[in-house]
């Protein structure tokens, strides 16, 4: 000086998934925040079923994987834009049925992780004098 691994954190991610309040043995219940159903008009055509939540879709290769393109996400005041870097590109769910949808109707608030390279413009803070 470089990499690898542990630990810690009142930080910081990725996700809708956070706060508050009542009860207190269990529990409930409110706001925010996501999400599904569900009319008129419109649209649309069901066994080649269909269709939801997600970035998580295509095609190609001869195949549990590659490669290509499309998508998402970190890079540390935020926020946009560029450039370099690095990741991901799943899973699950309904069950024969749902398209959009105003009143209404209902569901969920989980689980995981561990990055910190630069520029420019806007806003904001903190320090100095």
């Nucleotide at each position: 000086a470089a990499a690898a691994a542990u630990u810690u954190g009142u930080c910081a991610c990725c996700g809708a998934a956070u706060u508050c309040c009542c009860u207190u043995u269990a529990g409930g219940g409110a706001a925010g925040c996501g999400g599904g159903g569900g009319a008129a008009c419109c649209a649309c055509u069901u066994u080649u079923g269909g269709g939801g939540u997600g970035a998580a879709a295509u095609g190609u290769a001869a195949u549990u994987u590659g490669c290509a393109u499309a998508g998402g996400g970190c890079u540390a005041u935020c926020a946009c834009u560029u450039u370099g870097g690095u990741c991901c590109u799943a899973a699950c769910c309904c069950g024969u049925c749902a398209g959009c949808u105003a009143a209404c109707c209902u569901c969920g608030u989980a689980g995981g992780u561990g990055u910190g390279a630069a520029a420019g413009u806007g806003a904001g803070g903190c320090a100095a004098c």